[in-house]
């Protein structure tokens, strides 16, 4: 260089184009001799960036940046 796939919460990762969750993980209560484990709450998101397209975009399109991979 071309070409594919990926980027979403502090981490692994969901989310038919229609309200961004989940476990773990913190933070607090709750059980209980105490700690673990168990239960329940609650915080925490510029969905990489920048356009487009639509009534609406994490999702679809283009460009750019990062991470993987495969050709040269």
């Nucleotide at each position: 260089u071309g070409c594919c796939c990926u980027g979403u919460a502090g981490c692994u990762c969901a989310a038919u184009g229609g309200u961004a969750g989940a476990g773990c993980g913190a933070g607090c209560g709750g059980c209980u001799g105490u700690u673990a484990a168990c239960c329940g709450c609650u915080a925490g998101g510029u969905u990489a960036u920048a356009g487009g397209u639509u009534c609406g975009a994490g999702u679809c399109c283009u460009a750019u940046c990062g991470g993987g991979g495969c050709a040269g």
Molecule: transfer RNA
Organism: Phycisphaerae bacterium